FMN riboswitch aptamer (RFN element) from Lihuaxuella thermophila, 137 nucleotides, folded computationally. It was read from a public genome assembly, where an Rfam model found it. It matches the Rfam family "FMN riboswitch aptamer (RFN element)". Rfam's curators write: The RFN element is a highly conserved domain that is found frequently in the 5'-untranslated regions of prokaryotic mRNAs that encode for flavin mononucleotide (FMN) biosynthesis and transport proteins. NCBI's taxonomy places the organism under Bacteria, Bacillota, Bacilli, Caryophanales, Lihuaxuella. Of the family's consensus pairs, 100% are formed in the model.
[in-house]
Formats: sequence, structure tokens, C1' cells
RNA sequence: AACAUCCUUCGGGGCAGGGUGAAAUUCCCGACCGGCGGUGAUGGCAGCAGGGCUGCCUCAGUCCGUGACCCGCGAAAGCGGUGGAUUCGGUGAAACUCCGGAACCGACAGUGAGAGUCUGGAUGGGAGAAGGAUGGA
Repeated sequence: AACAUCCUUCGGGGCAGGGUGAAAUUCCCGACCGGCGGUGAUGGCAGCAGGGCUGCCUCAGUCCGUGACCCGCGAAAGCGGUGGAUUCGGUGAAACUCCGGAACCGACAGUGAGAGUCUGGAUGGGAGAAGGAUGGA
């Protein structure tokens, strides 16, 4: 030092404006939002005399995984299952990540009327992030 066990803290955003209607932030026009880890040709900073290389930070809702919800099993811890969405053009040695265009997606329950955005389970859970303690000694 890896690693193991434990503790603490942190850990999700969003219908402006308008139409119809008795009633809709639920329908229609339109608006808005994008958890966590990985990858990464983005961008920035630093070092070296430099080409350039190296290090650190940063860079995907639709790529690879993953969490909340739901279902099954279980006394519980937990285990298993289910679980959405992208293309076109450009540059280039290389891009589903860059640039430009056009698309698409979003648990359950509730509701005067159908919800990614309201209310609720939830002062919950949580992928994980940071720090610490002990072992490793």
C1' cells in the first nucleotide's frame, strides 16, 4: 500500500405561455428536466527546452453496467426476476461520446379528466461519493 471489517456525513431535476372543458400543471399546442459507476477524440490546468509526452480535474438521459418502483422466494438479512429511449450529416486514422440537424424515452398509487414535471408511500430506500477508525504492522 492493496485488501478486510466497522463508523460518520452527503446522496434527483422539471409544464413558462396558451387552447378545449363544469372540471385537466393529467388531453391538445407549446415549455421544461436528465440519478450513480464505467468508457471517451471535449475543454481546462500543471510539469518538461521543444515536437510532443506525462499527470490532475472535467466531458453520454438514448453505448456498457446500475439504483429507486414492481413481482417471486425468505422469519429476517438477503437472493432471484422484471425494468425506457438515436439516428442523419460533418471532421477525422479512429466518434452511437465532439460539432450541426432532426428524433426519441421516462416506476407505482392517487386525482372532479388520462401525469417524466402535481400529490403520496418518502423525515423512507438507494446505486454510489467523501472522510475516518481498527486490522493489515